[in-house]
RNA sequence: AGAGUUUGAUCCAGGCUCAGGAUGAACGCUGGCGGCGUGCCUAACACAUGCAAGUCGAACGGACUUAAAGUUUUCGGACAAUAAGUUAGUGGCGGACGGGUGAGUAACGCGUGAGCAACCUGCCUUUCAGAGGGGGAUAACGUUUGGAAACAGACGCUAAUACCGCAUAACAUAGCGAUAUCGCAUGGUAUUGCUAUCAAAGGAGCAAUCCGCUGAGAGAUGGGCUCGCGUCCGAUUAGAUAGUUGGUGAGGUAACAGCUCACCAAGUCAACGAUCGGUAGCCGGACUGAGAGGUUGAACGGCCACAUUGGGACUGAGAUACGGCCCAGACUCCUACGGGAGGCAGCAGUGGGGAAUAUUGCACAAUGGGCGAAAGCCUGAUGCAGCAACGCCGCGUGAGGGAAGACGGUUUUCGGAUUGUAAACCUCUGUCUUCGGUGACGAAAAAUGACGGUAGCCGAGGAGGAAGCCACGGCUAACUACGUGCCAGCAGCCGCGGUAAUACGUAGGUGGCGAGCGUUAUCCGGAAUUACUGGGUGUAAAGGGAGCGCAGGCGGGGCGACAAGUCAGCUGUGAAAACUAUGGGCUUAACUCAUAGACUGCAGUUGAAACUGUUGCUCUUGAGUGGAGUAGAGGCAAGCGGAAUUCCGAGUGUAGCGGUGAAAUGCGUAGAUAUUCGGAGGAACACCAGUGGCGAAGCGGCUUGCUGGGCUCUAACUGACGCUGAGGCUCGAAAGUGUGGGGAGCGAACAGGAUUAGAUACCCUGGUAGUCCACGCCGUAAACGAUGAUUACUGGGUGUAGGGGGUAUCGACUCCCUCUGUGCCGAAGCUAACGCGAUAAGUAAUCCACCUGGGGAGUACGGCCGCAAGACUAAAACUCAAAGGAAUUGACGGGGGCCCGCACAAGCAGUGGAGUAUGUGGUUUAAUUCGAGGCAACGCGAAGAACCUUACCAGGGUUUGACAUCCCGCGCUCGGGGUAGAGAUACCCUUUUCCCUUCGGGGACGCGGAGACAGGUGGUGCAUGGUUGUCGUCAGCUCGUGUCGUGAGAUGUUCGGUUAAGUCCGGCAACGAGCGCAACCCUCGUUGUCAGUUGCCAUCAUUUGGUUGGGCACUCUGGCGAGACUGCCGUUGACAAAACGGAGGAAGGUGGGGAUGACGUCAAAUCAUCAUGCCCCUUAUGUCCUGGGCUACACACGUACUACAAUGGGCGUUACAACGGGCAGCGAAACCGCGAGGUGGAGCGAAUCCCCAAAGGCGCCCUCAGUUCGGGUUGCAGGCUGAAACUCGCCUGCAUGAAGCCGGAAUUGCUAGUAAUCGCGGGUCAGCAUACCGCGGUGAAUGUGUUCCUGAGCCUUGUACACACCGCCCGUCAAGCCACGAAAGUGGGGGGCCGACGAAGUCGCCGAGCUAACCCUCUGGGAGGCAAGCGCCGAAUCGGAACUCCAUGAUUGGGACUAAGUCGUAACAAGGUAGCCGU
Repeated sequence: AGAGUUUGAUCCAGGCUCAGGAUGAACGCUGGCGGCGUGCCUAACACAUGCAAGUCGAACGGACUUAAAGUUUUCGGACAAUAAGUUAGUGGCGGACGGGUGAGUAACGCGUGAGCAACCUGCCUUUCAGAGGGGGAUAACGUUUGGAAACAGACGCUAAUACCGCAUAACAUAGCGAUAUCGCAUGGUAUUGCUAUCAAAGGAGCAAUCCGCUGAGAGAUGGGCUCGCGUCCGAUUAGAUAGUUGGUGAGGUAACAGCUCACCAAGUCAACGAUCGGUAGCCGGACUGAGAGGUUGAACGGCCACAUUGGGACUGAGAUACGGCCCAGACUCCUACGGGAGGCAGCAGUGGGGAAUAUUGCACAAUGGGCGAAAGCCUGAUGCAGCAACGCCGCGUGAGGGAAGACGGUUUUCGGAUUGUAAACCUCUGUCUUCGGUGACGAAAAAUGACGGUAGCCGAGGAGGAAGCCACGGCUAACUACGUGCCAGCAGCCGCGGUAAUACGUAGGUGGCGAGCGUUAUCCGGAAUUACUGGGUGUAAAGGGAGCGCAGGCGGGGCGACAAGUCAGCUGUGAAAACUAUGGGCUUAACUCAUAGACUGCAGUUGAAACUGUUGCUCUUGAGUGGAGUAGAGGCAAGCGGAAUUCCGAGUGUAGCGGUGAAAUGCGUAGAUAUUCGGAGGAACACCAGUGGCGAAGCGGCUUGCUGGGCUCUAACUGACGCUGAGGCUCGAAAGUGUGGGGAGCGAACAGGAUUAGAUACCCUGGUAGUCCACGCCGUAAACGAUGAUUACUGGGUGUAGGGGGUAUCGACUCCCUCUGUGCCGAAGCUAACGCGAUAAGUAAUCCACCUGGGGAGUACGGCCGCAAGACUAAAACUCAAAGGAAUUGACGGGGGCCCGCACAAGCAGUGGAGUAUGUGGUUUAAUUCGAGGCAACGCGAAGAACCUUACCAGGGUUUGACAUCCCGCGCUCGGGGUAGAGAUACCCUUUUCCCUUCGGGGACGCGGAGACAGGUGGUGCAUGGUUGUCGUCAGCUCGUGUCGUGAGAUGUUCGGUUAAGUCCGGCAACGAGCGCAACCCUCGUUGUCAGUUGCCAUCAUUUGGUUGGGCACUCUGGCGAGACUGCCGUUGACAAAACGGAGGAAGGUGGGGAUGACGUCAAAUCAUCAUGCCCCUUAUGUCCUGGGCUACACACGUACUACAAUGGGCGUUACAACGGGCAGCGAAACCGCGAGGUGGAGCGAAUCCCCAAAGGCGCCCUCAGUUCGGGUUGCAGGCUGAAACUCGCCUGCAUGAAGCCGGAAUUGCUAGUAAUCGCGGGUCAGCAUACCGCGGUGAAUGUGUUCCUGAGCCUUGUACACACCGCCCGUCAAGCCACGAAAGUGGGGGGCCGACGAAGUCGCCGAGCUAACCCUCUGGGAGGCAAGCGCCGAAUCGGAACUCCAUGAUUGGGACUAAGUCGUAACAAGGUAGCCGU
């Protein structure tokens, strides 16, 4: 410090997620030791038991125990001074500290800094003064009464440092004064005069003296009160408040105060957030972070609050009191039922709750606290120990050597690799551990140690007792095998898993950390993702619809003053601990000690005066006023006008009009439409008209009236009067709404007609609200420049509107300058890019508004506004990992442009109809083997299924196998024959001795045997190689360097021409290059030359015949050459490329044909040509055999053949080819047969021999018919091949003579030697060709175009597509599940309000009953006090009316989500009616 994730890729924006640190943690697996810490976060739930606050006999009287002088005695004992000790009670001090908890509390509670001239303070320190003399009680105790108990009552006795008078008394207090002095005010302080009032206690000691006591001053400590500032969330909480705010008086308090009361006044708080609701103890600090911040408040420390819940006071220096009291409530316990007792949020511990948190331990030795003169006692504070890896820190589980790189494991390409110096083995060490010994510090002058026989030290033994957890697809360090097969499972995000998973599970290996490791939860970080530091708002989320304007914020120049902000110095404070630095102590570290820093703060004080502020004076440039002009659909009101539509009346006129893609509804013979004239009425204002004008949205005929603002010039006046603007107020298109008018046209709804699968739409005919006016309401729009207002600054160019100035002799025009508005292009700059660019989205300043992932949702609830519709404000649960912006490359479009192709058009011949052949589907079957499936499967694999082939079926056999290699044994092998059988096969008979030899044997072959293995046309073409199809012989596809762009990418390859062509030329930030195109290759067409047999024959001779001689001129054959290049001419074109025309030429613009197939697409085809990974079968899914099947047949489709006839058929006769093939072959002549064919066997391994034409020509017949067309089917008789033609071959003859008379929708091929037509050959092959591959013969028609269909190319445009339109995607309905809203209601909680009742208790009144201290004139009275009673207040409780929150509720509403449900097709392309916003 970053990374992953939206896309085909890119940049941006934006969310989600991860890596880090932390924890009072918990869970899973594992676990050796020690040190230091920490340990109920939940039920402030309930608590058994023990302990946690006592102490003082030197305050007091008793009682008791022990010792006991002594007295007495019945000799048992009794009494007992005195001493020591114990102690219930009285009394004193302490139980207000220490310890716990965080419920409440949003508060002067806490923090910080001040103040009290408005206060208190026991014990402590210090100072001054004092303690004289009396009195009356009371517990204990005794007697007695009641009670179960707790306890209570009566009578009697008694003490004090308990209680009460008196005396003394001021520097105290109160009142009245005086003087001095101080203070911010009330006022304070000092000195002093007079009057009044108020004290005391003793104890110990032989004593000295000590400890106490009383009054007063001061201090210290601890508290109380007041104030400034700070202290969470919600405005869907906006008004709150009656003791409320203030005053006067009184009461009250330690003290100020409405703290309380009476009266008076009507205030007080609040948008700088009162009140209300929710949540919460606050801080020092802790965690995190670079910091600023954010989160947090366990442990340690400070403050506060609480002690079962609520209320109350008493005592006291201090409490409204955790281990005190009273009352009320709930709960628990005891009870004799009458009454009583209790409070672990002290330490342990129990139950409960919970994911979860320890021992009913030891000791007062240390530190500290209470009491005491002290000894001492008490102390669950504290010091220690126990439990827990809960955290931090430290240590160990061994070290060195050791390669045959052992065994085993894993893997493998079988060679090896790896685990791995790891182990074994050898040599060592002893930290921890075990045993034994010794043994502390902590303790101070002595004594005293829980921890503890602990830490430490010494010795001995022995590698012995001590390693796991997580991960290994990317982020993120670390990979293989097997299993599994969208299953099981994983997952923090992206995502893995559907038969080769580095992602699941296991194993091996590896990586990380290590007595721990992972997971979960929470916080900070990363996140600049709330942005103070440090963000944004044209299109990503985000500028308010606009204006005016209160508060607020900000604000021009000069001079002076002040010093609030600001800056500087000093002072106080900022507790300690923590943190940082440097040292020290535990062996180190954690931990701890010391010193320093820091604690960024607050307050005070002294200065400075630039800036801000305040204030005084002043200025004119901001702003405004005046004056002079000026343009304009600016606004409101009234009046007027013409064109057009419609309607009414009349005329002319006749059959249609109207409307559409085409129609129909509609109107019209009752006279429409059309046309002419007249009239009525409403609404809107053509041309002018202009990215022209005015205005904030909006405004358009003309005239008049009233009226707002702008701009220019001038510089007379004011003198900062300004800008912005939360709330607020006003205006605010259309639609809508209320009342009343108006209503021509248009026109939601509605009706009808069309369209359509449907058509509640688009189109048409009608048509109501509405649109118009007046007065109200509504208050929203994609109210948009998607761009808030204001000010200043920053190159230019060019239009346009309004004004001013200058120049030219006076002018118009022109030109120049300038202000204001409105457009375009562009510099710098900005921007993610697009773009913006003086009208900024640039550079700065001020103010306001708004944003913080998508959906849910601008929705629900609440509030407010509205007549309603609805508007404004505005969430959450839940859900997703994206949703987006701009640009790029493609693809696509019922977008555009250009261009090409038998693509269409123009033609010719077909297919689709018939019969047959053949292939396919389907069906059937024991099997009808398998594959191929739009084009690009279907006369395809198959260039030829009777057996074989053959993969299929039935049956019969076989198991190292039909085939290959290796081993062992035997034997030659081979051949011939017989029997059984369907055959395979089995058995038998027989003949015979292969090759080499070093004679041992070996080899080939056959048989038998064992195992390694063979074999598989079994699966996967979606694991593959190879091969092939297709787009497409279409003109495209790319690269290097450079340049442009943040980038994907672009450029080049686009553009203007041209071409069959990315072919060529020109231009150009491109310049070049590659694969394609073309050419080079083959063939046909012309010709030269060479050669001349098997070919040829002009001349000569010969013949039936190039038969022979002869010849090689010609034809032909086949080698080598020539020829064609837009080369030449003309025209056009850009002086180009090229096109057109022409000449010459056998051939002319690629001469015809072929071979040749770029980058790639289709997971295209093929595992059945072959090869091959993996999987599967192994007496079978292998192999052999016989027979069957692949040939089935209601049907459907494709491809062909033959036809339907006269351009024909039949018969007779007669010509002319080329390519090819031939020895298990082609097969001549001759003969036989009607014929297929047979006999025959010349010639030929072939330019020699053989196989070979038909259409055509000539002649005759047929005369338009199911025929002399057509030939299917069937019968009979034959032929050929072959072991074998039944299933199931081909051919021949005779006979039979079906459908069919030119083919619906639709659809195919072809542009010249082509289509059409005619035959011939070949491969396959024993035989079988309408198929396939070739060959020649005859030989057309049409087009010279690109509107349309289809396919392709290039450029451009739009896109929400990228699996790329066979795309994407919306809504209802149906199903499941989830959360939420509404709902008749129901249940519960909360706080306040009103009323009733009213405990304890303080206060007040009263006090006829009771009454020791003091007083008096004393059996009594008085003062004072108490009980009882009454009153105010008052907790709990009860009732009531509302409010608010939570839960629940039949039903209901929408929403989210969920591989393959239904209906449609709304959006994205002109998305097929452009889309969207408001209503």